RNAcentral holds the full RNA, with entries from ENA. The part of an RNA shown here (large-subunit ribosomal RNA, domain I) has 505 nucleotides and comes from a Pseudomonadota bacterium. Its mean pLDDT, the model's own confidence on a scale to 100, is 84. Its Rfam family is "Bacterial large subunit ribosomal RNA". Rfam links the family to the GO terms structural constituent of ribosome and ribosome. NCBI's taxonomy places the organism under Bacteria, Pseudomonadati, Pseudomonadota.
[in-house]
Context: one part of a larger RNA
RNA sequence: UGCAUGUGGUGGAUGCCUUGGCGAUCACAGGCGAUGAAGGACGUUGUAGCGUGCGAAAAGCUUCGGGGAGCUCGCAAACAAGCUUUGAUCCGGAGAUGUCCGAAUGGGGAAACCCACCCGCAAGGGUAUCUUCAUCUGAAUCCAUAGGAUGGAGAGGCGAACGUAGCGAACUGAAACAUCUAAGUAGCUACAGGAAAAGAAAUCAACCGAGAUUCCCCUAGUAGUGGCGAGCGAACGGGGAAGAGCCUGCAAGAGAUAACUGCCGCGUUAGUGGAACAGUCUGGAAAGGCUGGCCAUAGAGGGUGACAGCCCCGUACGCGAAAACCCGGCAGUGGGACUGAGCUUGCGACAAGUAGGGCGGGACACGAGAAAUCCUGUCUGAAGAUGGGGGGACCAUCCUCCAAGGCUAAAUACUCGUGAUCGACCGAUAGUGAACCAGUACCGUGAGGGAAAGGCGAAAAGAACCCCGGGAGGGGAGUGAAAUAGAUCCUGAAACCGCAUGCAU
Numbered sequence: 001u002g003c004a005u006g007u008g009g010u011g012g013a014u015g016c017c018u019u020g021g022c023g024a025u026c027a028c029a030g031g032c033g034a035u036g037a038a039g040g041a042c043g044u045u046g047u048a049g050c051g052u053g054c055g056a057a058a059a060g061c062u063u064c065g066g067g068g069a070g071c072u073c074g075c076a077a078a079c080a081a082g083c084u085u086u087g088a089u090c091c092g093g094a095g096a097u098g099u100c101c102g103a104a105u106g107g108g109g110a111a112a113c114c115c116a117c118c119c120g121c122a123a124g125g126g127u128a129u130c131u132u133c134a135u136c137u138g139a140a141u142c143c144a145u146a147g148g149a150u151g152g153a154g155a156g157g158c159g160a161a162c163g164u165a166g167c168g169a170a171c172u173g174a175a176a177c178a179u180c181u182a183a184g185u186a187g188c189u190a191c192a193g194g195a196a197a198a199g200a201a202a203u204c205a206a207c208c209g210a211g212a213u214u215c216c217c218c219u220a221g222u223a224g225u226g227g228c229g230a231g232c233g234a235a236c237g238g239g240g241a242a243g244a245g246c247c248u249g250c251a252a253g254a255g256a257u258a259a260c261u262g263c264c265g266c267g268u269u270a271g272u273g274g275a276a277c278a279g280u281c282u283g284g285a286a287a288g289g290c291u292g293g294c295c296a297u298a299g300a301g302g303g304u305g306a307c308a309g310c311c312c313c314g315u316a317c318g319c320g321a322a323a324a325c326c327c328g329g330c331a332g333u334g335g336g337a338c339u340g341a342g343c344u345u346g347c348g349a350c351a352a353g354u355a356g357g358g359c360g361g362g363a364c365a366c367g368a369g370a371a372a373u374c375c376u377g378u379c380u381g382a383a384g385a386u387g388g389g390g391g392g393a394c395c396a397u398c399c400u401c402c403a404a405g406g407c408u409a410a411a412u413a414c415u416c417g418u419g420a421u422c423g424a425c426c427g428a429u430a431g432u433g434a435a436c437c438a439g440u441a442c443c444g445u446g447a448g449g450g451a452a453a454g455g456c457g458a459a460a461a462g463a464a465c466c467c468c469g470g471g472a473g474g475g476g477a478g479u480g481a482a483a484u485a486g487a488u489c490c491u492g493a494a495a496c497c498g499c500a501u502g503c504a505u
Stems, first nucleotide, its partner, number of pairs: 001504009015490001016455002020426002022423007029415002031158002039101003042055003046079001049075003061095006070083003106115003116127004129155009162193001163191005173180001177227001203210002214241005224232002245407003249347005259333007267325003271319003277292005293310002295299001301313003356380008366392001387402005442449002462489001465476004
């Protein structure tokens, strides 16, 4: 030095575990905000930090319910000082307080800061802009109007996706590329709702008929469209989900609605009752083995020193609300306001720079095409129910409908979120980026990028005391079932590094 065996170190794979994720189902909720939101800054406990809660009334205050023995939040123990059967801590309803920033709104501003004015003894209140209504004023300019002032009401901002509308790419595909495609997608903007939009035929159909809209399955990758390339791609008709129809101007009449109040009922926001087991053996420990029982509208699940229907929490099945809220019913008030508000009667209205046309665009599956239909920038421009539109150029016949005003639930889309339940989903290089104080540390001027990091034990019983040592660390002792479970702590693979022994050189 090599090989082998044994025994260690290092390292953290593997196994097991799960507080965290992922994906669903059902129900709820679908908004919050000038009564100041979302999100923050700074404070706040007997205490230095961080988190959580809260706001100078600051881990809290008041009150009404629940509950019933301990409590003074977590990391996180100890000390101190207290509270509590005159019911604390805790849980729920309602209320009070709620610094500063932030739409931020008195003015300013480099967010959490600076500086004001008016009223008021003080506490405190008011002073932004826009829209709209009313009143008072009021120019050039006589009347007026613009403008100004005051008062009432409303708005503003945030929010995951879903929606409607406006604007609107490129990569890419066409094996290049220009029409085309990607795609009216992504993105930006405006606005709204719990859904939105659409919607009661100037619709289809085909000589038979149907009867608003929306969504799904077929029709069908069909008919078409297309540098007839790549591609794009219907409708009629059929079957389902759901189903609902209506209104208008004036006048009169009777009667009702909404809203509010009261009562009742279901539900939500705390809770509460809830059956049934012992012995023995092994073991550190019984829930395991053996023996003999019991309950079950409960043998879902979790915990407990190994695997528990009967130990604990629960589960099945019942019960329960002072207060607030949702929904429904009944009664009363209300007959005033809104209404897109029903009935009866009378009178009336029935949509014009519109339909259509020319030119230029866009939408329709349809790229100008034989191109109907719809929208309209521009130029034009009817008829008046004896009328008008459509039936894919156009004409006739026939059929069908009535534009240029408006409202409308459900079936449909989505999930920031709340509750319950589930998984031939993951199990710490997986599953969210994040199981752990993670959008943190760190990087970047910034937009932005973005980690690593779980496990002693049943219980800290976390090693008193002694010895070596400056300490670190170790040896005894002790705890424990186990300490090669000793806090760099379950298991503890490999690479890599030692020690001992044997053999070889």